[in-house]
Context: one part of a larger RNA
RNA sequence: GAGUAACGAUAAAGCGGGUGAAAAUCCCGCUCGCCGAAAGCCCAAGGUUUCCUGCGCAACGCUAGUCGACGCAGGGUUAGCCGGCCCCUAAGGUGAGGCCGAAAGGCGUAGCCGAUGGGAAACGGGUUAAUAUUCCCGUGCCUCUUGUUGCUGCGAUGGGGUGACGAAGAAGGCUAGGUCAUCCGGGUGACGGAUGUCCCGGUUCAAGCGUGUAGGCGGAGCCCUUAGGCAAAUCCGGGGGUUCACACGCCGAGACGCGAACACGACGCUCUACGGAGCGGAAGUGACCGAUGCCAGGCUUCCUAGAAAAGCCUCUAAGCUUCAGGUAGCAAGAGACCGUACCGAUAACCAACACAGGUGGGCAGGGUGAGAAUCCCAAGGCGCCU
Numbered sequence: 001g002a003g004u005a006a007c008g009a010u011a012a013a014g015c016g017g018g019u020g021a022a023a024a025u026c027c028c029g030c031u032c033g034c035c036g037a038a039a040g041c042c043c044a045a046g047g048u049u050u051c052c053u054g055c056g057c058a059a060c061g062c063u064a065g066u067c068g069a070c071g072c073a074g075g076g077u078u079a080g081c082c083g084g085c086c087c088c089u090a091a092g093g094u095g096a097g098g099c100c101g102a103a104a105g106g107c108g109u110a111g112c113c114g115a116u117g118g119g120a121a122a123c124g125g126g127u128u129a130a131u132a133u134u135c136c137c138g139u140g141c142c143u144c145u146u147g148u149u150g151c152u153g154c155g156a157u158g159g160g161g162u163g164a165c166g167a168a169g170a171a172g173g174c175u176a177g178g179u180c181a182u183c184c185g186g187g188u189g190a191c192g193g194a195u196g197u198c199c200c201g202g203u204u205c206a207a208g209c210g211u212g213u214a215g216g217c218g219g220a221g222c223c224c225u226u227a228g229g230c231a232a233a234u235c236c237g238g239g240g241g242u243u244c245a246c247a248c249g250c251c252g253a254g255a256c257g258c259g260a261a262c263a264c265g266a267c268g269c270u271c272u273a274c275g276g277a278g279c280g281g282a283a284g285u286g287a288c289c290g291a292u293g294c295c296a297g298g299c300u301u302c303c304u305a306g307a308a309a310a311g312c313c314u315c316u317a318a319g320c321u322u323c324a325g326g327u328a329g330c331a332a333g334a335g336a337c338c339g340u341a342c343c344g345a346u347a348a349c350c351a352a353c354a355c356a357g358g359u360g361g362g363c364a365g366g367g368u369g370a371g372a373a374u375c376c377c378a379a380g381g382c383g384c385c386u
Base pairs, nucleotide, nucleotide: 013031014030015029016028017027018026032383033382034381035380040363041362042361043360046343047342050341051075052074053073054072055071056070060068061067080141081140082339083338084337086119087118088117092113093112094111098107099106100105122139123138124137125136126135142335143334144333145332146331147330148329149328150327151326152325153320154319158315159314160313161312162311166302167301168300169299172295173294174293177289178288179287180286181285183202184201185200186199187198188196204263208258209257210256215251216250217249218248219244220243221242222241223240224239225238226237228236229235264284267280268279269278270277271276303306349358350357365377366376367375
């Protein structure tokens, strides 16, 4: 320079009470305002203790601070069924042999590694200051091992099937959710009117098991045969015959019943160191609207013709065939390890900052409306110098 610029979105504050040395800023209450396809909620990445509690205020916080994502201390993350690990493979990487190169090294078959993909299984309620599909309560489910009982041709790194997939479009059946009514509980109002067609709140419940529907798909069973599937085959494929096709078989939401005489539940009662703790507990139905979710790996159309492997089913080979093995039922046992706190953003990520920038996915209430636009609201969250 200068007590100048600035104090980082113009969403907005006001009052009362509390704490304290001190309060515009912290806590509580009332009123007001803002967001509401977000400025709410859940996840991934990333961050790595920032989470909760107590005690602090030098610094950090663009002011103050009793407050804090700050300092100090203590506490907090619980899994067979969520995710990883595990099994499987894609691009890509690596690469036994192999090819090339003077070497270093390059390329590359099988194989191996490698998810952003495929592969077993969990829901509802309760609980902590802080975790919960993990703890507790209740009710389930899956895989493996062993035993036992019944039946029994079992057997693979090999064959076949399945897994298994594009884009666009349309219609149907449903559900989530919503609206109105019903029912239950409460209210009856201090300017006038109002016991009413009035006002307020609630009317919630999963996986799983049973049933096998709306609907979708394939012709199906048996017999004979067979130069294909690098060996074999009863499997798949090819050929023939015959029977049945309103058949046979597969897929399949939802509804309904059980789950549930449970839980939850407006509200009421008791206690309270006002934070909360305990107890009781009504109704718990119907109609309509209705998804971008489910049936659906469905259907139709089109041309550019739209992963693989494991797994699963099946077939045999070597081999084993009183065994072993397979299959069904029952019983017992096992299910390790890693992640799990919190933020997920106009203050916890990437941007030197508590930076109007950047950052993938999911959820999607009411009124208006074609709508996820707009404006106003719910749940919830905020009022930004913090």

Model confidence (mean pLDDT): 84 of 100.
A computed fold for a 386-nucleotide part of an RNA from Halorhodospira halophila, annotated as large-subunit ribosomal RNA, domain III.
It matches the Rfam family "Bacterial large subunit ribosomal RNA".
The full RNA is in RNAcentral, with records from ENA.
Lineage of the source: Bacteria > Pseudomonadota > Gammaproteobacteria > Chromatiales > Halorhodospira.